[in-house]
The prediction has a mean pLDDT of 84. Predicted 3D model of a 99-nucleotide RNA (SAM riboswitch aptamer (S box leader)) from a pig gut metagenome. The sequence is in RNAcentral, with records from MGnify. It matches the Rfam family "SAM riboswitch aptamer (S box leader)". About the family: The SAM riboswitch is found upstream of a number of genes which code for proteins involved in methionine or cysteine biosynthesis in Gram-positive bacteria.
Formats: sequence, C1' cells, structure tokens
RNA sequence: UUCAUCCAGAGUGACGGAGGGACCGGCCCUAUGAUGUCGCGGCAACCAUCUCGACCGAGAACGGUGCCAAUUCCGACGGGCAACCGCCCGACAGAUGAA
Repeated sequence: UUCAUCCAGAGUGACGGAGGGACCGGCCCUAUGAUGUCGCGGCAACCAUCUCGACCGAGAACGGUGCCAAUUCCGACGGGCAACCGCCCGACAGAUGAA
C1' cells in the first nucleotide's frame, strides 16, 4: 500500500500499586486493585494443516497470529427520517489477519 472482517464468542491466579478505555468530547472501568508483565485456562477460525473425491461449501482445532468490560463503549464528518430524546446509512480514523 491492497484486500477481508469488526452488533457473536471467551477469565482466572501471581507480581505490582494508579491510572485506564488509541486521539478529542461524552460516558464508563478502577484501592472490592485498574493499565501492565508472567503462568494457566478459554474463545475464534484469518493463515497453514487434515477430513468430507475435487471447485464451492462444510467440519476438525495439533501449528502461526489474534482476542477474552461495555457494538471498534458511543459520538466526532456527510446524508436520510424525526423534530424532545433519538433512529438508520455511509465516510474518516483505528484494530486484526493475509499478501
């Protein structure tokens, strides 16, 4: 840079001690111990592998990644509906995988 996906799913123990949820606003999590690191466990099925004869599709889950608060937590820009709250679609940004 390109392509695909992002309303599903899956947590505990140790260490440690104050911030964290990318950025801004909101809202939320957090001394009943956050974020982080490590161990163990799990989820998922992008890649590889295997099976269903092959494509497609489906399945398995030993390997390479990823993930395990809240839809990517919601919004932020544009459009539509509605005019009190709000709802829907798209874009941007971001994350992950493959090349």